[in-house]
Context: one part of a larger RNA
RNA sequence: CGUUGAAGGUUUGAGAGGGCCUGACUCUAGUACGAGAGGGCCGAGUCGGACGAACCUCUAGUGUACCUGUUGUGGCGCCAGCUGCACCGCAGGGUAGCUACGUUCGGUUAAGAUAAGCGCUGAAAGCAUCUAAGCACGAAACUUGCCUCAAGAUGAGACCUUCAUAUUAGAGCCGUCAGAGACUAUGACGUUGAUAGGUUAUAGGUGUAAAGUCAGUAAUGACAAAGCCGAGUAAUACUAAUAGCU
Numbered sequence: 001c002g003u004u005g006a007a008g009g010u011u012u013g014a015g016a017g018g019g020c021c022u023g024a025c026u027c028u029a030g031u032a033c034g035a036g037a038g039g040g041c042c043g044a045g046u047c048g049g050a051c052g053a054a055c056c057u058c059u060a061g062u063g064u065a066c067c068u069g070u071u072g073u074g075g076c077g078c079c080a081g082c083u084g085c086a087c088c089g090c091a092g093g094g095u096a097g098c099u100a101c102g103u104u105c106g107g108u109u110a111a112g113a114u115a116a117g118c119g120c121u122g123a124a125a126g127c128a129u130c131u132a133a134g135c136a137c138g139a140a141a142c143u144u145g146c147c148u149c150a151a152g153a154u155g156a157g158a159c160c161u162u163c164a165u166a167u168u169a170g171a172g173c174c175g176u177c178a179g180a181g182a183c184u185a186u187g188a189c190g191u192u193g194a195u196a197g198g199u200u201a202u203a204g205g206u207g208u209a210a211a212g213u214c215a216g217u218a219a220u221g222a223c224a225a226a227g228c229c230g231a232g233u234a235a236u237a238c239u240a241a242u243a244g245c246u
Stems, first nucleotide, its partner, number of pairs: 001152001005163007015149004021049007033038001051106005059100004066093005071086006110144003117137001119135002171246003174190005195240003198236005204229003212223004
């Protein structure tokens, strides 16, 4: 832009893509079969491998948010306490998020028409013959069935709701953002407000802060699961989403 008013919602499915894998063991059954050795078809189950999808409860990794310890050196006049730099200085942990080595799930069953093949009836050809007429089976391949996309399917489909018959419905700009994201787009919100920040509380992380007091000659220990953080969760208009324009 089109789909012949606009907007919102729900859909049909022409068509397209994905998937389609496979093993071992147990029972049936040491049965059928076989002199024995050996050893089933069919059917029922259990446990796997590889592959794929989703997710982060568990396990594990990362985690330059965070917490702690510590070395060298500089600074805050000194001590104490902080702090800069040294690969995040190094080291030990680690929330959210992201991930796999983790968790859950998947391939099924089935139908139709068939291939090779196996047949029934059956002539040409008094026999025979699966074929010539006719009929019935038969595979991970084909068409469906499962999952995803899908009406620009210009063949532009269908249904529901609202608004408008001449100005409205609506959309955008702008701002606060994230389950979204290269930009755009998508989604949430804009005071009739919990959208982000802040604050409060807290799941959780780290591991017991400074100062002081007490004990100890002192190192150190106790008061103290402390202090700090808290990307998650909840609450709260304190701050910013004003006003407005096209």

Source information
Model confidence (mean pLDDT): 87 of 100. A computed fold for a 246-nucleotide part of an RNA from a metagenome, annotated as large-subunit ribosomal RNA, domain VI. The full RNA is in RNAcentral, with records from SILVA. It matches the Rfam family "Bacterial large subunit ribosomal RNA". Its family is annotated with structural constituent of ribosome and ribosome in the Gene Ontology.